Predicted 3D model of a 355-nucleotide RNA (Bacterial RNase P class A). Its mean pLDDT, the model's own confidence on a scale to 100, is 77. Its Rfam family is "Bacterial RNase P class A". Rfam describes the family as follows. Ribonuclease P (RNase P) is a ubiquitous endoribonuclease, found in archaea, bacteria and eukarya as well as chloroplasts and mitochondria. Rfam classes the family as a ribozyme. Gene Ontology terms of the family: ribonuclease P activity, tRNA processing and dimeric ribonuclease P complex.
[in-house]
RNA sequence: GGAGUCGGACAGGCCGUCGCCGCAGGCAUGCGCCUGGGGAGGAAAGUCCGGGCUCCGCAGGGCGGAACGCUGGGUAACACCCAGGGGGGGCGACCCUCGGACAGCGCCACAGAAAGCAAACCGCCCCAGUGGGGGUAAGGGUGAAACGGUGGAGUAAGAGCCCACCAGAUGCCGCGGUGACGCGGCAUGCUAGGCAUACCCCGUUCGGAGCAAGACCAAAUAGGGAAGGCGGCUGGCCCGGCCACAGCCUUCCGGGUAGGUUGCUUGAGGGUGCGGGCAACCGCACUCCUAGAGGAAUGACGGUCACAUAUGGGAAACCAUAUGACAGAACCCGGCUUAUCGUUCGACUCCCGUU
Repeated sequence: GGAGUCGGACAGGCCGUCGCCGCAGGCAUGCGCCUGGGGAGGAAAGUCCGGGCUCCGCAGGGCGGAACGCUGGGUAACACCCAGGGGGGGCGACCCUCGGACAGCGCCACAGAAAGCAAACCGCCCCAGUGGGGGUAAGGGUGAAACGGUGGAGUAAGAGCCCACCAGAUGCCGCGGUGACGCGGCAUGCUAGGCAUACCCCGUUCGGAGCAAGACCAAAUAGGGAAGGCGGCUGGCCCGGCCACAGCCUUCCGGGUAGGUUGCUUGAGGGUGCGGGCAACCGCACUCCUAGAGGAAUGACGGUCACAUAUGGGAAACCAUAUGACAGAACCCGGCUUAUCGUUCGACUCCCGUU
């Protein structure tokens, strides 16, 4: 200097004029006025996960269903985060992935003789002498994949049939580790794989509905009519439980009202310091209050500065003009995913060159 990998920060600043919302204080009491602080994101988005909170007279059992799936930890919890383990990719920094294929059932097109228990097309060997019989799977062919590999011995020719070494698989033992697993030794000739984003099996977890949840105040009418059911609640079904049986439930027709307060922003909250832990994170002390609208406020204009890009001028410094993304809280929080103009910081890897 170039090419990469991983992680983080910001999302324009300042001034002036006018405007909007809320809070605190003061004045006024007739709607209002004054002062002081505050007012939309890194994703507020998607509604994909998890909860807090609220309500439901069972939230119990079973079946079914759904989600997750290596190990350990974090957390309110999670499909998230951290640390590790096995496998794979990359020169590397790093990235991807993860229960089970001897519980069962099933699929692997075409080609090929044959793709789960087999198979003989060519070939090799033996018998016969006519186009046949027997043996074989070492050599060749087909295919993504052909039933371990190399060498030897043996054979009529061959074959783990046997032997040595290697690879895989299984079992046992020892050591290390909380564990997933790792290292080492011994034994067994045991030797087809892949697919579970095929059905399935195993383990763990799971009440439901949701702020349009709910609570309170006020107002109004017709406490109306008809049909159906003995039921209703409990996510689907069954069992159980509780309530009710002339009260309740379901559906349709018709009539009236629909205003206000609250939930609603003090939180699994932010910041600083110290301690524990590899880390995620946890504990302690001090400190701060940083939107709460209600058809929906958080804005508009002007000036200036900064950064980036493009165009023009200029030897250069620089000057002028134009442009500057994705996008707007709605009960709150922890994640994931998606969109995006740019600026910037750190660590690490590889290559080239110089010293």